[in-house]
Parts: sequence; C1' cells; structure tokens
RNA sequence: UCCGCCGGACAGGCAGCCGCCGCGUCGUCUUCGGCGGGGAGGAAAGUCCGGUCUCCAUAGGGAAUCGUGCCGGCUAACGGCCGGGGGACCGUUUUCAAAGGCGGUUCACGGAAAGUGCCACAGAAACAUACCGCCGGGCUUCGGCCGGGUAAGGGUGAAAUGGUGCGGUAAGAGCGCACCGCGCCCGGAGCGAUUCGGGUGGCAGGGUAAACCCCACGAGGAGCAAGACCAAAUAGGGGACAAGCGGCGUCCCGUCGCGUUCGAGUCCCGGGUAGGUUGCAUGAGUCCGGCAGUAAUGCCGGACCUAGUUGAAUGGCUGCCGCCUUGGUCCACCAAGGCACAGAAACCGGCUUAUCGUCCGGCGGACUCG
RNA sequence: GGCGAGGUAGCUCAGUCGGUAGAGCGCGGCCCUGAAAAGGCCGGCGUCGGCGGUUCGAUUCCGUCCCUCGCCA
Repeated sequence: UCCGCCGGACAGGCAGCCGCCGCGUCGUCUUCGGCGGGGAGGAAAGUCCGGUCUCCAUAGGGAAUCGUGCCGGCUAACGGCCGGGGGACCGUUUUCAAAGGCGGUUCACGGAAAGUGCCACAGAAACAUACCGCCGGGCUUCGGCCGGGUAAGGGUGAAAUGGUGCGGUAAGAGCGCACCGCGCCCGGAGCGAUUCGGGUGGCAGGGUAAACCCCACGAGGAGCAAGACCAAAUAGGGGACAAGCGGCGUCCCGUCGCGUUCGAGUCCCGGGUAGGUUGCAUGAGUCCGGCAGUAAUGCCGGACCUAGUUGAAUGGCUGCCGCCUUGGUCCACCAAGGCACAGAAACCGGCUUAUCGUCCGGCGGACUCG
Repeated sequence: GGCGAGGUAGCUCAGUCGGUAGAGCGCGGCCCUGAAAAGGCCGGCGUCGGCGGUUCGAUUCCGUCCCUCGCCA
C1' cells in the first nucleotide's frame, strides 16, 4: 500500500427563491392573510419477538395447549443484550509430529445410561443379529454337510457394539493390564455452568427430542379499524297529550285518504348509523458531564421540547463546493449524467431483511522498504 | 394500520406422525376412419415460491424473505 473477516459512526454540504402540512400569535378571530417557530429513518419496512395502553374474561388450584432452554448478570419485558463456560473451525507459537499456550470467528448449547416411535435402499443383522472369513466338535460318498464358539478381519451402509498397545486364547473377546475416553463417589477452586486431583466401575450398548416425550421456567383473549365522547336524515322502540290530521282548492262548501284504546297527529326520551371530536405526541424521551461496573447497564446533576396526517404534508428550481461514472483535453481544465436503500400513521425496546459509498477501531494475509 | 389463510404439472387440486410426488382436464405420438369426431394404447412436461438450517435423507420439521387472497370502521 492492497485484500479478507468482525465491530462502530455517517448517510452529500452551504446559500437564495417558490411551494406543502401542523403549532403559536395578530388582523375583519374566516375555507383568508401577515409574522414567528417546527417538519422522516437507520432501517420509518417485515410484523418475527417483547412491552406500554384499551376493552372483554377471571375466587383459588390443576389439566390441556403454546413458547423458551449451558451458567451468571442487565432490563419494564423479551426468543434481546453483556460477561463467562463448553464444543467446532481458522491462524500463530513450540515440536519430527502432536498435546498444550495465545489470538480470532462461530454455535436453536437441557435430557437418548426414564418410556414409545422411526432409521428408506443396501446389508446376515439398525438392537438384537453370524453373510464371507477364523477356530474347535460330529458326520462324510472327501465335493462337502450339520451343530457350536467368535464382532479381531472382509463386505453393506450416513451410522455396526468405546480407541491404541501389550498379554492372553483353539480362535477371539474389557477376558486381564497400561494410557486415553465415559459413568459414579470423594476432595480442592468457582455464586454457577464448569474445571483440577484422587479413587472406583469393565462400560450404559448406535443415531434422531427443529419425532412424541421427560425436566425446569413462562404465558388469559383480542387489538388504536382497541376504546371513550358528541351526534344529522330515514326506519323502528318507549312515554305524555290526543280527536282529529293530511291531499285537491285563494277560501268556504264539497270530495278523497288515514284515524278516534288494534291511537292519526304533536311534543319529549333512549339506543344508534353517516359524520365529527378524542385516544395522539412530556416519553422505559434527547443531549452533555460526573460516578459505579470488565461490559450490557444503572445512579446523580445540568440543559432542551424535537413531525402528527386520514385521496394522509415533509417538495421543486438555481448557484457554489464535495464524491463517482463517461467523454473531450491529455490532464492543474471542461462538459454531460448520477449521489444508495427507502419513506412516519397510537407509542416504545429488540431482531431480521434492503442499502451507492465514506471514515474509525480490532484481527489475519500478500507485496515493498528499513 | 391491524389480523388470518395459502403458494405442488399448462389449469383445477390430492399428498403428515420425513424415505426420489400423483389424479382429472389439457398437450404430444401411435392405432382405428376415405377423412374427422368419439374411442383405445403410450408419454412425461415438476428447481413442490426463494434462501438458509436440523437430519444419513426435507414437499413435509425450524428460521427468514417474496408473492397471492380474505377479514376488521
């Protein structure tokens, strides 16, 4: 200098003009205008988790169902975060090689020595077994056959009964022994996961729990289109008064219709639709500093108020500068194009996914120079 | 804005305690006919929406993303 992995921060900048949506204030207090001030994100997205809030249900307990799953801590809570343990992979160091040490990345990481299920094909056998082979025994027509032992060898398979070595044996076998692995017991360290040391058991009989299940812990349901308030027209409901009311007609007469306890008409009331208001912007809030803690995070002090819509505002143009691409000039300049992903809808904490690029930090590699 | 269901052949759909996926219609070829229709025989057309994981093995189990449809004033 370049490249890779991991983590963090930013997300073109400044100025002018014209608009859009809320808020405050003034005016003639209005569908208008003036002034002041505010106006998207790291993911506003997916709605995958967890909560706030609201309504419904609910004595208490249990079962069922669903979810989570090494240990400790943080948090309002979480399947999130931090730290630790263990496993896997990579690098480095030492080495003949390894073990070990150091560093980085990563892991849905309780239980298969409770029970049940499944393990296609192949294979003798997938959990109880002898196909080939090996070793004894019996028979033999000498080709072999019958029966037994053997999981050391071959073969099948993703997976075959702890591994290596020595002994042992007819051949073998934890059959015996040493080391390693595993279980149990005791002791030390640690809150714990776990780890170290000693003793002991020849060893559960393979895998699968993102199969049923067991153990531990947690969970009532629905969701702001939740919910609350105000409240037209029409229809229907209740109550009071009630014998008339309405149409034709200028009016009367007249006539027609509906009615007089199966109640026309008038007035009042309640539910409630359209519509409107609210929920709804001071909150697990933002920034700065200090303290505690390895950290996540917490505490204290100070400053600040920072979008609020419903065919849903947050935009456009110009100038200068920055970066990238292309072309010209051959680079000191000029021209054109571009500057991602995307966009609030009750709110908050996470996770996941999308994202042109720039900067910072950690680790590793390659090259060059000293 | 919130909630739910689904994605399998060209179309409509089956397929569950995980073992290489089918049915009907359609399509292609052959037979039958002078020719066609009907009929008969044969055939597969498929990354089971994409990616990743668990597992020896995934349409199926788990996670995540994409698409389609429906419901709530």
Predicted 3D model of RNase P RNA and transfer RNA as a complex of 443 nucleotides. Its mean pLDDT, the model's own confidence on a scale to 100, is 76. It holds a member of the Rfam family "Bacterial RNase P class A". Rfam classes the family as a ribozyme.